[in-house]
RNA sequence: GCAAGUGCCUUAGCGCUGGUUCUCAGCAGCGAAAUCCUGCUGAGAGGACGAGGAAGAGGUUGUCGAGCAUGUCAGCGGAUGCCUCUCGGCUGGCCCGGUCGAAAGAAAUCGGUCAAAACAGGGAAGCGAUUCCCAGGACAAAGCCGAUGGCGGGCAAAGCA
Numbered sequence: 001g002c003a004a005g006u007g008c009c010u011u012a013g014c015g016c017u018g019g020u021u022c023u024c025a026g027c028a029g030c031g032a033a034a035u036c037c038u039g040c041u042g043a044g045a046g047g048a049c050g051a052g053g054a055a056g057a058g059g060u061u062g063u064c065g066a067g068c069a070u071g072u073c074a075g076c077g078g079a080u081g082c083c084u085c086u087c088g089g090c091u092g093g094c095c096c097g098g099u100c101g102a103a104a105g106a107a108a109u110c111g112g113u114c115a116a117a118a119c120a121g122g123g124a125a126g127c128g129a130u131u132c133c134c135a136g137g138a139c140a141a142a143g144c145c146g147a148u149g150g151c152g153g154g155c156a157a158a159g160c161a
Base pairs, nucleotide, nucleotide: 014077015076016075017074019073021045022044023043024042025041026040027039028038029037049065050064051063055086056085057084058083059082060081087101088100089099090098091097093155094154095153096152105151108148109147110146111145112144113143119136121134122133123132124131125130
């Protein structure tokens, strides 16, 4: 240096946990009694399911649906969103305006395209709350892709008449 294997960098519904909820153990209280209930202590568990998202700075209460109908609660941090400015692309050269972000055009209409959890089955770990794995059949929206016809104002130069 090359090749193979394994792991990491890996990542934004992301990370965390002194609230709260739940489990186990010990102790205390209640009580006729208890494995119940209540409280305290200790050790634990849960605490966002994917899709989508990055020019720079600042600000900020930060996109979309699925599930649930008990927590995806509450809180903290972060954040590719949004707003303003700058830079950059497009709008025939320039300015304003508009609209986007180096895949640099938004809206309308039409067409196309896409999930995981949940669920049901099996397995593993744990006393337990619960967690993890395998394989199964589904179901979104934003968005993205394509098509269609439309969608500003001003100025100058060149060319032509």
Molecule: glmS glucosamine-6-phosphate activated ribozyme aptamer